[in-house]
RNA sequence: UGGGGCGUGGCCAAGCGGUAAGGCACGGGCCUUUGGAGCCUGGAUCGAUGGUUCGAGUCCAUCCGCCCCAGCCA
Numbered sequence: 001u002g003g004g005g006c007g008u009g010g011c012c013a014a015g016c017g018g019u020a021a022g023g024c025a026c027g028g029g030c031c032u033u034u035g036g037a038g039c040c041u042g043g044a045u046c047g048a049u050g051g052u053u054c055g056a057g058u059c060c061a062u063c064c065g066c067c068c069c070a071g072c073c074a
Base pairs, nucleotide, nucleotide: 001070002069003068004067005066006065007064010024011023012022018054026042027041028040029039030038047063048062049061050060051059
């Protein structure tokens, strides 16, 4: 430098263009002799900026970061 893949809460991880599942951890509450058990409950605008659209995590463009492959220099 070229090609490909990926980027969603603290972590992991879903999400036919129709308004963000689930698990762990954490906070609050209930229960309980206690609890590290059980039950209820809370929390994400989706790497950034634009664009398309009635509507974007999802499509398009540019940029940023990470991974893989190839190449160049040394």
Background: Transfer RNA from a bacterium, 74 nucleotides, folded computationally. The sequence was found in a public genome assembly. Its Rfam family is "tRNA".